[in-house]
RNA sequence: CGCUCAUCCAGAGCGGUGGAGGGACAGGCCCUGAGAAGCCGCGGCAACCGGCACGACGUGCACGGUGCCAAUGCCUGAUCGAUGAGUC
Numbered sequence: 001c002g003c004u005c006a007u008c009c010a011g012a013g014c015g016g017u018g019g020a021g022g023g024a025c026a027g028g029c030c031c032u033g034a035g036a037a038g039c040c041g042c043g044g045c046a047a048c049c050g051g052c053a054c055g056a057c058g059u060g061c062a063c064g065g066u067g068c069c070a071a072u073g074c075c076u077g078a079u080c081g082a083u084g085a086g087u088c
Stems, first nucleotide, its partner, number of pairs: 002087007013042005021031003025077004043069003048065003051061004073080001
């Protein structure tokens, strides 16, 4: 990268640096010099996989692996996107 399955109306920030973009894409509509993206530090949310426990086909913990911390994946559209697990 491709394929398969599941989920996407909940939840979660503060500082430093940086200096004009960002919300994948198109049309909208939003966020943003009262400081965007990115990077760093600390913090948090959540519970997909592993782990542990139990009264057990579930419930809990949050130790590990991810992921995430504006708006319903912001709305609509699409042969669209993201995340997790497996597989090639």
SAM riboswitch aptamer (S box leader) from an Acidimicrobiia bacterium, 88 nucleotides, folded computationally. The prediction has a mean pLDDT of 89. Lineage of the source: Bacteria > Bacillati > Actinomycetota > Acidimicrobiia. Of the family's consensus pairs, 97% are formed in the model. Rfam family: SAM riboswitch aptamer (S box leader). Rfam describes the family as follows. The SAM riboswitch is found upstream of a number of genes which code for proteins involved in methionine or cysteine biosynthesis in Gram-positive bacteria.